[in-house]
């Protein structure tokens, strides 16, 4: 230089063939529970790396660019 991979709440992730309100955990915050607390149980907070493109519709598809991790020379 050139070649593949990753990027989605504070973290760590799902997200199938583009479709309606972006999933679980954990955190945090509140209410139950409990003598106290933990632990449980309920509710909530918060997120698609950046800029076009395409399409009625984009996390997902296409171009370009950032950071990172391999890998050739």
């Nucleotide at each position: 230089g050139c070649c593949c991979g990753a990027u989605u709440a504070g973290u760590g992730u799902a997200g199938c063939u583009g479709g309606a309100u972006a999933u679980c955990a954990c955190a945090c915050a509140g209410c139950c529970c409990u003598g106290c607390g933990g632990a449980g149980g309920c509710u909530g907070u918060a997120a698609c790396c950046c800029g076009g493109g395409u399409u009625c519709a984009a996390g997902u598809c296409c171009c370009g660019g950032a950071u990172u991790g391999g890998g050739c020379g």
A computed fold for a 73-nucleotide RNA from a Candidatus Woesearchaeota archaeon, annotated as transfer RNA. RNAcentral holds the sequence, with entries from ENA. The coordinates come from a structure-prediction model, not an experiment, and the mean pLDDT is 80. The source organism's lineage runs through Archaea, Nanobdellati and Candidatus Woesearchaeota. Its Rfam family is "tRNA". About the family: Transfer RNA (tRNA) molecules are approximately 80 nucleotides in length.